Context: one part of a larger RNA
RNA sequence: UGACGGGGACCCGCACAAGCAGCGGAGCAUGUGGUUUAAUUCGAAGCAACGCGAAGAACCUUACCAAGUCUUGACAUAUUACGGCGUGUUUUAGAGAUAAGACACUAUAUCUUCGGAUAACUGUAAUACAGGUGGUGCAUGGUUGUCGUCAGCUCGUGUCGUGAGAUGUUGGGUUAAGUCCCAUAACGAGCGCAACCCCUAUGGCUAGUUACCAUCAUUAAGUUGGGGACUCUAGCAAUACUGCCGGUGACAAACCGGAGGAAGGUGGGGAUGACGUCAAAUCAUCAUGCCCUAUAUGACUUGGGCUACACACGUGCUACAAUGGCAGGUACAGAGGGCGGCGAGACGGUGACGUCAAGCGAACCUCAAAAAGCCUGUCCCAGUUCGGAUUGCACUCUGCAACUCGAGUGCAUGAAGUUGGAGUUGCUAGUAAUCGCAGAUCGGAAUGCUGCGGUGAAUGCGUUCCCGGGUCU
Numbered sequence: 001u002g003a004c005g006g007g008g009a010c011c012c013g014c015a016c017a018a019g020c021a022g023c024g025g026a027g028c029a030u031g032u033g034g035u036u037u038a039a040u041u042c043g044a045a046g047c048a049a050c051g052c053g054a055a056g057a058a059c060c061u062u063a064c065c066a067a068g069u070c071u072u073g074a075c076a077u078a079u080u081a082c083g084g085c086g087u088g089u090u091u092u093a094g095a096g097a098u099a100a101g102a103c104a105c106u107a108u109a110u111c112u113u114c115g116g117a118u119a120a121c122u123g124u125a126a127u128a129c130a131g132g133u134g135g136u137g138c139a140u141g142g143u144u145g146u147c148g149u150c151a152g153c154u155c156g157u158g159u160c161g162u163g164a165g166a167u168g169u170u171g172g173g174u175u176a177a178g179u180c181c182c183a184u185a186a187c188g189a190g191c192g193c194a195a196c197c198c199c200u201a202u203g204g205c206u207a208g209u210u211a212c213c214a215u216c217a218u219u220a221a222g223u224u225g226g227g228g229a230c231u232c233u234a235g236c237a238a239u240a241c242u243g244c245c246g247g248u249g250a251c252a253a254a255c256c257g258g259a260g261g262a263a264g265g266u267g268g269g270g271a272u273g274a275c276g277u278c279a280a281a282u283c284a285u286c287a288u289g290c291c292c293u294a295u296a297u298g299a300c301u302u303g304g305g306c307u308a309c310a311c312a313c314g315u316g317c318u319a320c321a322a323u324g325g326c327a328g329g330u331a332c333a334g335a336g337g338g339c340g341g342c343g344a345g346a347c348g349g350u351g352a353c354g355u356c357a358a359g360c361g362a363a364c365c366u367c368a369a370a371a372a373g374c375c376u377g378u379c380c381c382a383g384u385u386c387g388g389a390u391u392g393c394a395c396u397c398u399g400c401a402a403c404u405c406g407a408g409u410g411c412a413u414g415a416a417g418u419u420g421g422a423g424u425u426g427c428u429a430g431u432a433a434u435c436g437c438a439g440a441u442c443g444g445a446a447u448g449c450u451g452c453g454g455u456g457a458a459u460g461c462g463u464u465c466c467c468g469g470g471u472c473u
Stems, first nucleotide, its partner, number of pairs: 007473007015463002019427005026318008034309002042053002064304007073129001077128008086105008108119004131293002134291003140287002142282003145278001147276001152191006158167003171182003197270004202238001204236005212227002216225002241264001244258005320420001324379007336367003341360002345356004386417001391412007433455007
């Protein structure tokens, strides 16, 4: 000077408390440990590993294993020698990689004594070398997590101290904030805070197509004429600043209440992450030093594995029902995607889906039905008309190919489960809870992830205590 204390003072945070919904019990999904295995590739490890890398493992991916193969190599550059490429069809052997053939067509540029030579491209042989998802994240760059969107971390000059250092940055108030005011041997400044950026909330102006429709016609229908008012779209500026009033305060900063206002004291949300900490994570995104490997730790292929299963843990989904299940009718979103695509409509099928096929590179057409909701009926508290695991049969789709190992449909089957021990998580408002919709990845394969809107609460006395953090001592 820091750090630490079951020392002190002050302060903050869904930290506790007050509430609501969960997890921990069940079945399943998914990740991990363990075990097993020829292999179950590798990494991630308290918070900050465990629906994590992986925005998608049938082959491929793929790094693992077995077997079959190659050795200048699947890929790069260069030299030498010899030869020729190439395209299409096809035979034999093989699991294929590959090996050995057959047939047809056929070649670039420059020079030329028209014989050919050289070059480009390419095959074989040779040599330098290639290659490595091999090791070391404790040799590194880059990137990332975390404390933490916490309010801190520093510097110049001056002053004090022999010095390490201190001061400034402390004190009195105040703030979300080292935010601001006052005091003050300090005076200033930088990185952070805030603001500037984006979305959202309000009205205005400009512009009306593919969006909209009040008035006038017209129609089955904003369908068409028409309109530029409204909604909306998307560009421009505007609006909120403690600006105004009252009170408190030190005449300050500020705080409390009020008016006006769509919005009030940072309006709500996002992006934005200081100096540093953890030899934190990553050599498997990439780059890279050193080490190792070089007929293998490289490369190709087929098949298998990453999907195993006495068990243990994490994260989710579905439930245990009547605020519900089932059947019929009916209403209202937002945000997105679409041409090797989205696919209306018609027809076939109980259905998944199939056939034909309009329109649309989309405010135009389409995915598209929003669901919870509302109305009517039924079930009558039961392991049930709850719940849907598991299993059988028959199909559909994608794809060379669904056996290991995909998703979906129909019929049948109908397991556990009657609200969950100790303990533990999230959330303060359009939030929790609940309801559906879309997208990325993607041939196919979400209960995950990322977004979107619909319905829409309860509680907050307070800071003694638990956890984390800040300032002074």

A computed fold for a 473-nucleotide part of an RNA from an uncultured bacterium, annotated as small-subunit ribosomal RNA, 3' major domain. The RNAcentral record of the full RNA draws on ENA and SILVA. The coordinates come from a structure-prediction model, not an experiment, and the mean pLDDT is 86.